[in-house]
Context: one part of a larger RNA
Molecule: small-subunit ribosomal RNA, 5' domain
Organism: uncultured bacterium
Formats: sequence, C1' cells, structure tokens
RNA sequence: AGCGAACGUUAGCGGCGCGCCUAACACAUGCAAGUCGUACGAGAAAGGGCCCUUCGGGACCCCGGUAAAGUGGCGCACGGGUGCGUAACACGUAGGCAAUCUUCCCUAAGGUGGGGGAUAACUACCCGAAAGGGUAGCUAAUACCGCGUACGACCACGCUCACCACGGUGAGAGCGGUCAAAGGUGGCCUCUUCUUGAAAGCUACCGCCAUAGGAUGAGCCUGCGGCCCAUCAGCUAGUUGGUAGGGUAAUGGCCUACCAAGGCGAAGACGGGUAGCCGGUCUGAGAGGAUGAUCGGCCACACUGGCACUGAAACACGGGCCAGACUCCUACGGGAGGCAGCAGUGGGGAAUCUUGGACAAUGGGCGAAAGCCUGAUCCAGCGACGCCGCGUGGGUGAUGAAGGCCUUCGGGUUGUAAAGCCCUGUUGCAAGGAAAGAAAACGGUCUAGGCGAAUAGGCUAGGCCCUUGACGGUACCUUGCCAGAAAGCACCGGCUAACUCUGUGCCAGCAGCCGCGGUAAGACAGAGGGUGCAAACGUUGCUC
Repeated sequence: AGCGAACGUUAGCGGCGCGCCUAACACAUGCAAGUCGUACGAGAAAGGGCCCUUCGGGACCCCGGUAAAGUGGCGCACGGGUGCGUAACACGUAGGCAAUCUUCCCUAAGGUGGGGGAUAACUACCCGAAAGGGUAGCUAAUACCGCGUACGACCACGCUCACCACGGUGAGAGCGGUCAAAGGUGGCCUCUUCUUGAAAGCUACCGCCAUAGGAUGAGCCUGCGGCCCAUCAGCUAGUUGGUAGGGUAAUGGCCUACCAAGGCGAAGACGGGUAGCCGGUCUGAGAGGAUGAUCGGCCACACUGGCACUGAAACACGGGCCAGACUCCUACGGGAGGCAGCAGUGGGGAAUCUUGGACAAUGGGCGAAAGCCUGAUCCAGCGACGCCGCGUGGGUGAUGAAGGCCUUCGGGUUGUAAAGCCCUGUUGCAAGGAAAGAAAACGGUCUAGGCGAAUAGGCUAGGCCCUUGACGGUACCUUGCCAGAAAGCACCGGCUAACUCUGUGCCAGCAGCCGCGGUAAGACAGAGGGUGCAAACGUUGCUC
C1' cells in the first nucleotide's frame, strides 16, 4: 500500500460497485425452455343458426375454431451455475490440415413429377394401488417408404493439362454405376374446363431438394512458454515402429491381426504432492514477487461411476439406459427423485443477501405476423463490505460566566468553547409539479422500383401517422418549517503526533519490539487535558 474479508465500539444521507473464500454437504416449496393451427387429424367450452320446450332447458345439423392432449417442425448442445477433476496440446502464443465437418444466415445457378403402406390422437375391452402398460378397430400430414428424372455431386476406370513439399493435389472431357424433393397461405381470371364463380390454371410470399461459394462455429496436429519434491532414478507389451484391415467428418495403436524390437530418461523420464489456465488484479522506481473474487476468453463438470441414442453439433445440468449410495411413496407386487439455475431451508463456518417486480429496454428461442416464453437481463430489497460525494451549521460574542481539572493558592486551563444576538436551509420533514431511458416492430396511408395478364396481391426502399415504462409519481425542480433530528473511535514511555492528577503497589494489569508494575508509575485503572483519523475508527488474518 492492498483485501470478495471477519471481529469490537459507533453510525445521518446519497451515487456506483460487490456480497458462501468453508461442505462439488443434503435439500421442503415455487419458478428457471418453449413455441408454431400459415405442416396434420380430431375437437370440450363460449358465441351464432334452426327445431322442440314443462320456459329450467334439451336435441340436431351447419358455422366457429379456443382450452387441454396427440402426430409433425424448429429449439432444448445457446443462455445461466460451479471449479470436483486436470501438470494435460488443458491454457497462452505462433502456425499447419494436400487429413476435416458446419443446422440456421447470405450469394449464384438448377429443380420441386408421379405413387404406396402405416401410425398416434380417438373408440372398445383388459391388467395395475400407483407409475404405467397391453389387445382389437378407424384416420391425416411438410411423419415414413418405393418409382421416374439429374443442371449437378459422389464412386470405379483409364486420358489430357497445371501445380507440387515428389507423398500427391487441382482442373477438363469420356464411359459405367449411385443419389433428390413437400407442401402451406394470400390474391386473381389472361389462357384451358365448366355455369355467375371456381378449379388440377395463373400469380406473390413462406417453405422443400441437390450443388457451388461465403460467413460463422467446431474438430485434429505441431513449435515455444508458465508449480514443488531426486529423502521419486530408472520407466514402458499396444509399449515404439511397420504391413493390412476396421472405425471416424477427418489424421493417428484410436482399435484388431500379423511382423520387427523398439521408445522415454539428470536439458529430470517414471512416481508423489499441489493446482482449473489466461486477459488481468495487488504490490514494487523497476526487475521481480504474490494472486486468478467480480467483468471477458478458453477448458472441465452436473448425486457417484459407466454407456450409448437422437441430432449439423452432446456422450447432453432441469433427455435416456445400467450399476451404486442416499431420500421419498407403496395395497409390499413395484415405483419416484437429483438446486455446482434464481430465490429459499438445514448443516459446516469467524463469515457472505429477498422464497421481490417486469419483459419497458438489450439479447435469445419459436412463429408469416400478432404474439408467447425467457430467475438471461433490466430493476427494486438487505448488508458502512468497498470506493466516492455531502451533512451534523455560519457569523458575532470576554465580566474570559458557571462547572470540571490542575495549582507554587497568585493563578492557569477547558475557552470564542458555551450562553446571548444576527443569519442560512445542503440534508431532513411537509406540500405541489415532474422526466430521459422509446428506437421501433406491427398496423394504416402516400411515393418510387421490380414480379405479374392485372388499376388483385404481396416484396424492396423511403416519408408521415398510431401504440408501448417494471423501475416510479422515482430522479430532478419549486415552495414552506425548525439550529431544530445527525460524532464517534483509537492513541498520548521510545519507535510515533500527543501530559498531568488520583488509585494500585512485581498485585491487578499492559505489551507490535524494546520493555512497564515491588509506595511519588507521563507505560496498569479512572479522570481532566491533548494528538490523529472521521461516518467511521481500531484489532485480527493474508499478500507485496
């Protein structure tokens, strides 16, 4: 000098930050990931139509399409938490991939033809205490499966050209083989059909399929760098290399078979201990030392251990299976669970917060959109935990009042301090006014452009209008009121700024070091006075 601090005494306000460092201990309760009806079938309720009515209501069909549930799509791999493990290509930095993948997004160019069989929901029956399950029957799709086509992509074969690190790589043409797709919504009548209007027609938008490029994200490999112990000196059989195969998006003992006998090590192998790494942070003149809270990047983990499935991506915190420990339910047959998400509880501890509000903003998921969801986030609450700012009054006031303390008894000091007088109103209290944070999106309307048969329509760009605030009637402003409501803590022997009296008598006690105390203690205790900081001041712990 510093701190994510704690403890003691004290405490008026505000702003901005920060707040389980210990038990990766166990968790009651609520919430934290949904969304799409413009993919699909069915469809309670409300509402509308019609019929009957005992005026209570009921039946039917046509509308209508909500809730809850189902099929399907996208998301759930992001965001949020923690630091157990890890001494490792985990991280940092610089490179490589001629050894790779990339949903959604952008760009370019091409396509979207024609069929099939199921299944959930639902209905019926059955089993079970429950969780849940079985059998039979019905049905749809952008769910699933064939067929056709192939600009193209991929595979095999040989050919030509270019480059090359001599291992291969890229481009071109050829022959043979393999590989696609899905529709939805709005509008219109130019063409075809019928009947006014509609359709299998046209059109716009959103999708779908295959390809190339981009962007983004990820995977793998390598050089170098950053802890302690040699009282750890030898370690190693998938071990080191090769051949062939498997596996992967991809290289590779990653895995398997066979062959060879290698590989690492005092420039510290192997073993043990400790530890997430970095940007940074603290300190220091620097070099360095210590550290890795908050914020940002990367990694690892999600009760413990293992495993795969789905998927562009997981070996997946709020998905699945198995095993284990623990907790709970049970009809004893069997089931359910995982806060290292946000709050909160118990426990541990010197010690660390509310079971709050809102999606208004920023961002994310889904959706054509309206919108829905979002404990991310933005706010509020608690805590002097930290930093910063403000206040607790200002001026005047000597007969230097009273009281206290000291005294050489003359006086000194507290001390302009108080009282008194004159002011001010920051904060506070009361009343009134009152924000910025909001830009929009959507919708409406106008203009222009392009698509189009179109003065439908939607798309793109621009102008105008409309709407939206949790915080919060908060910040802030104005007015009124009273000096009124607001100062403590540590120290005073030397280091080290600050001195006397009384009590005590090696006692009681103090103490960071030196050391004080045994009858005149400036060092203990109290008082008066003083010194230093100040809404804080000290003590303890830790780092330089």